[in-house]
RNA sequence: GGCCCGGUCCCACGCGAGAUCUCCCUCCGAACCGGGUCAGGCCGGGAACGGAGCAGCCCUAAGGAUCAGGAGGUCGGCGCGAGGUGCCCGGGCCUUU
Numbered sequence: 001g002g003c004c005c006g007g008u009c010c011c012a013c014g015c016g017a018g019a020u021c022u023c024c025c026u027c028c029g030a031a032c033c034g035g036g037u038c039a040g041g042c043c044g045g046g047a048a049c050g051g052a053g054c055a056g057c058c059c060u061a062a063g064g065a066u067c068a069g070g071a072g073g074u075c076g077g078c079g080c081g082a083g084g085u086g087c088c089c090g091g092g093c094c095u096u097u
Base pairs, nucleotide, nucleotide: 001094002093003092004091005090006089007088009086010084011083013081014080015079016078018075019074020073021072022071023070024069026065027064028063034059035058036057037056042051043050044049
């Protein structure tokens, strides 16, 4: 000086976990200005019946709540895997002086 092997660091990648955000799922959720069904009462009618329709009930919107589960994104001195360029460290072989 060259080659090879191992290791730390650096870089990017894959997987996993963590944190966080969003969505799905679940629940709540409209005096009237959402929907459905509309007791009572009201209106029309000789009547049969019909009409509009408050409360109540049901569904849901905006929105809200939450344990778990599912999906996606982001983050970093997290773990593992297989790599890349290179300095450094350790070892081996060869060559030269």
Predicted 3D model of a 97-nucleotide RNA (Bacterial small signal recognition particle RNA) from a Planctomycetota bacterium. The sequence was found by an Rfam model in a public genome assembly. Rfam family: Bacterial small signal recognition particle RNA. Its Rfam clan is "SRP clan". The family's RNA type in Rfam is non-coding RNA gene. Its family is annotated with signal recognition particle, plasma membrane targeting and SRP-dependent cotranslational protein targeting to membrane, signal sequence recognition in the Gene Ontology. Of the family's consensus pairs, 96% are formed in the model.